Background: RNAcentral holds the full RNA, with entries from ENA. Predicted 3D model of a 349-nucleotide part of an RNA (small-subunit ribosomal RNA, central domain) from an uncultured prokaryote. Its mean pLDDT, the model's own confidence on a scale to 100, is 89. Rfam family: Bacterial small subunit ribosomal RNA.
Context: one part of a larger RNA
């Protein structure tokens, strides 16, 4: 290649959007391109395979047959895939009134708490550790009470809760705005699924460039520990964390488990809907969208998953193919860098 795989063995792109192809619901019609069936025509000889003959046999020679699974042209057939045309409503989607939510961004806006400053009371410590020290303090600290000032988080609610495609997201208020679900109607009539390229979004920490700067803090300093301590504790303490624009594009970006759909046994919770019942604040039953814990069958190396499957199927996409070298060299593309992204090989075991 073929097989055979991706939750821990090597494998799911961090995620969504789509563009090319893939693949696609329900009924009727006519085509017949794909399929299936017939005949004609070639499919050279020799050679393989079957019956035969010939050399004393065999190899070898050779007569005949089949076979050449394939084209090419002609008649047919019409379930199935196709293109066509008509129709449907079970898939998608619209619309009308609803419900929750930390979903997005912008603006004001508050309480506590940390520092810091001004002033009052107050006097010798304070701080900080295993134990000290360095620090801080009579120039009046720490304490404690009034007041101002600044700049981050938002105790409790708070949950195994709930939102978002993921990364994420949480005081309070407004105004814009995405997206979900549940009921009934009613409408469009397959308009869907995955999606190579491609385009968006994307914690932290790094970059730019103005700003800010309370706390906490890489780095660089002091103290201490220790044989040594380029740490682990302790003092202070610079970027940095925060705002604005813009770049970067990576994570154990994890459910380490791609997306869509159909199916296959319960119980127990919990959050958002609808119905119905009761003795009507509160409880029960049914149904639906999530979110958990156990667990039939089934899978599994096994641990374990089990209707939120890792179980049975389908369609599409991505990856995996011994360990090292190496997620590296080189080349190319991004990138102010920093590095990303793609991605051998030679030797070795």
């Nucleotide at each position: 290649u073929u097989g055979g795989g991706c939750g821990u063995a090597a494998a799911g792109c961090g995620u969504a959007u789509g563009u090319a192809g893939g693949c696609g619901g329900u009924u009727a019609a006519a085509c017949a391109a794909g399929u299936c069936a017939g005949a004609u025509g070639u499919g050279a000889a020799a050679g393989c395979c079957c019956c035969g003959g010939g050399c004393u046999u065999a190899a070898c020679c050779u007569g005949g047959g089949a076979a050449c699974u394939g084209c090419a042209u002609u008649u047919g057939a019409a379930a199935c895939u196709g293109g066509u045309c008509a129709a449907c409503u079970a898939g998608a989607g619209u619309a009308u009134g609803g419900u929750a939510g930390a979903g997005g961004a912008a603006a004001g806006u508050g309480g506590a708490a940390u520092u810091u400053c001004u002033g009052g009371u107050g006097u010798a410590g304070c701080g900080g550790u295993g134990a000290a020290a360095u620090g801080c303090g009579u120039a009046g600290a720490u304490a404690u009470c009034a007041g101002a000032a600044g700049g981050a988080a938002c105790a409790c609610c708070a949950a195994u809760g709930g939102c978002g495609a993921a990364g994420g997201c949480a005081g309070c208020u407004u105004a814009c705005u995405g997206g979900a679900c549940a009921a009934a109607u009613a409408c469009u009539g397959a308009c869907g699924c995955u999606g190579a390229g491609g385009c968006a979004c994307g914690a932290a920490a790094g970059c730019a460039u103005g700003g800010g700067u309370a706390g906490c803090g890489a780095a660089a300093g002091g103290g201490a520990u220790u044989a040594g301590a380029u740490a682990c504790c302790c003092u202070g303490g610079u970027a940095g964390u925060c705002c604005a624009c813009g770049c970067c594009g990576u994570a154990a970006a994890c459910g380490a488990u791609g997306a869509u759909a159909a199916c296959u046994a319960g119980c127990c919770g919990u959050u958002g809907g609808g119905g119905g019942g009761a003795u009507u604040u509160a409880c029960c039953c049914c149904u639906u969208a999530g979110u958990g814990g156990c667990g039939a069958a089934g899978c599994u190396a096994a641990c374990g998953c089990g209707u939120u499957a890792a179980g049975u199927u389908a369609u599409c996409c991505g990856c995996c193919u011994g360990g090292g070298g190496a997620g590296u060299a080189c080349g190319g593309c991004c990138g102010c860098a920093a590095g990303g992204c793609u991605a051998a090989a030679a030797c070795u075991c």